[in-house]
Molecule: transfer RNA
Organism: Lachnospiraceae bacterium
RNA sequence: AGGCUUUUGGUGUAACGGCUAACACAUCGGUCUCCAAAACCGUAAGAUUUCGGUUCGAAUCCGAAGGAGCCUG
Numbered sequence: 001a002g003g004c005u006u007u008u009g010g011u012g013u014a015a016c017g018g019c020u021a022a023c024a025c026a027u028c029g030g031u032c033u034c035c036a037a038a039a040c041c042g043u044a045a046g047a048u049u050u051c052g053g054u055u056c057g058a059a060u061c062c063g064a065a066g067g068a069g070c071c072u073g
Base pairs, nucleotide, nucleotide: 001072002071003070004069005068006067007066010025011024012023013022018056028042029041030040031039049065050064051063052062053061
């Protein structure tokens, strides 16, 4: 430099083009415990990388840019 894949909360994953983007873990609070861990219960916050296009409607389809990984030279 070229090609391919990928990009969703703090982490890991869901979500047929259509309701307020869901679940688990983590965090936090509580029960238990001498204390902690584990276990159990509960609350809140938090994400679609960016821009543009298609469409009545986009996390989803298309293009470009950015990030990450792999391959080729």